[in-house]
RNA sequence: GCGCCGGUAGCUCAGUGGCAGAGCGCCUCGCUUACACCGAGGUGGUCGCAGGUUCGAUCCCUGUCCGGCGCA
Numbered sequence: 001g002c003g004c005c006g007g008u009a010g011c012u013c014a015g016u017g018g019c020a021g022a023g024c025g026c027c028u029c030g031c032u033u034a035c036a037c038c039g040a041g042g043u044g045g046u047c048g049c050a051g052g053u054u055c056g057a058u059c060c061c062u063g064u065c066c067g068g069c070g071c072a
Stems, first nucleotide, its partner, number of pairs: 001071007010024004018055001025043006048064005
């Protein structure tokens, strides 16, 4: 330099055009002598960035940044 994959909640990840989600975490309450476990409720986002297409974009297109893998 070229190609491919990825970037979404604090972490790990789903979501392939129509209200952004799960598990874990964190907070509160219950339970307990207390802690843990368990139960109930709550807390969460510039969907890497910029532009384009569209009535509408996390999703499609272009550019760009970062990470991984391969080729040279």